[in-house]
RNA sequence: CAUCCAUCGAGACCGGCUGAGGGACAGGCCCGAAGACGCCGGGGCAACCUGAUGGGGACGACCGCAAGGUCGUGCCCGUCGCGGUGCCAAGUCCUGCGGGGACCUGAGCGUCCACCGGAAGAUGGUUG
Numbered sequence: 001c002a003u004c005c006a007u008c009g010a011g012a013c014c015g016g017c018u019g020a021g022g023g024a025c026a027g028g029c030c031c032g033a034a035g036a037c038g039c040c041g042g043g044g045c046a047a048c049c050u051g052a053u054g055g056g057g058a059c060g061a062c063c064g065c066a067a068g069g070u071c072g073u074g075c076c077c078g079u080c081g082c083g084g085u086g087c088c089a090a091g092u093c094c095u096g097c098g099g100g101g102a103c104c105u106g107a108g109c110g111u112c113c114a115c116c117g118g119a120a121g122a123u124g125g126u127u128g
Base pairs, nucleotide, nucleotide: 001128002127004125005124006123007122008121013042014041015040016039017038021031022030023029025096026095027094028093043088044087045086048084049083051080052079053078054077055076056075058073059072060071061070062069063068092120097117098116099115100113101112102111103110
């Protein structure tokens, strides 16, 4: 970098350095010299991967007259801890493309929506 899979309305801030842009892109709307963004240190959130462990049900094998039991495989839901990451303004800040619904209208335009799907993006994991 590419491919595929999962998740993305929850959660979590202090100090130091620096000094002008930043929030991926575009349009909005925000953040920012009362110092944003970034970097460093510490703290925290979370639970994708990894390890241990508890429970549930599925399948298979075996034991048993039966009730049931043992083992194995993979699945789901938890708990704990080290590590690999990630994250700690705003829903991925909102919208972007297509459809649906509500209101308005003669119709359209228009306005609205925790509606459905898609695109793009982010993070983790698989494979190359």
The prediction has a mean pLDDT of 81. Predicted 3D model of a 128-nucleotide RNA (SAM riboswitch aptamer (S box leader)) from Luteimonas marina. Its Rfam family is "SAM riboswitch aptamer (S box leader)". Rfam's curators write: The SAM riboswitch is found upstream of a number of genes which code for proteins involved in methionine or cysteine biosynthesis in Gram-positive bacteria. Lineage of the source: Bacteria > Pseudomonadati > Gammaproteobacteria > Lysobacteraceae > Luteimonas. The sequence is in RNAcentral, with records from Rfam.